Predicted 3D model of a 72-nucleotide RNA (transfer RNA) from Camelus ferus. Lineage of the source: Eukaryota > Eumetazoa > Gnathostomata > Camelidae > Camelus. The sequence is in RNAcentral, with records from Rfam. The prediction has a mean pLDDT of 82. Rfam family: tRNA. The family's RNA type in Rfam is transfer RNA.
RNA sequence: CAGGGUACAGCUCAAUGGUAGAGCACAUGAUUGGCAUGCAUGAGGUCCUGGGUUCAAUCCCCAGUACCUUCC
Numbered sequence: 001c002a003g004g005g006u007a008c009a010g011c012u013c014a015a016u017g018g019u020a021g022a023g024c025a026c027a028u029g030a031u032u033g034g035c036a037u038g039c040a041u042g043a044g045g046u047c048c049u050g051g052g053u054u055c056a057a058u059c060c061c062c063a064g065u066a067c068c069u070u071c072c
Base pairs, nucleotide, nucleotide: 002070003069004068005067006066007065010024011023012022013021018055026042027041028040029039048064049063050062051061052060
């Protein structure tokens, strides 16, 4: 130089075109003499950026950015 992959909640990750979820963490409640575990409830999202396709895009296409990787 060229090729491939990844980007989503605080963290680790799902979601194969129809209003985005889980686990852990966090907050609250109940429980306890108090703590922990477990239980119930809740908050938390510009789905990396910008365009395009579509009635409708996290998802498909193009470009860019960052990171990882293969080859030379």